[in-house]
Molecule: transfer RNA
Organism: Thermoproteota archaeon
């Protein structure tokens, strides 16, 4: 070079056009002789850049990274 996969908090995984969920860390708090165990509550997030659409993590183009194939 070319093709195909991925790209969500710190870390990890969902969500096939309608409010981004879980789990784990993290911070408060209950409860305990103690708590690093259990329960609650909170705080955090869609790679960038346009497009399409009343509305985009989604669907379309471009680009940046990772990953595996051909060459």
């Nucleotide at each position: 070079g070319u093709g195909g996969c991925a790209g969500u908090g710190g870390c990890g995984u969902a969500a096939u056009g309608g409010u981004a969920g879980c789990g784990u860390a993290g911070g408060g708090g209950a409860c305990u002789g103690u708590g690093g165990a259990u329960c609650c509550c909170c705080u955090g997030g869609c790679g960038c850049g346009g497009g399409u659409u009343c509305g985009a993590u989604u669907c379309c183009c471009g680009c940046c990274u990772g990953c595996c194939g051909c060459c």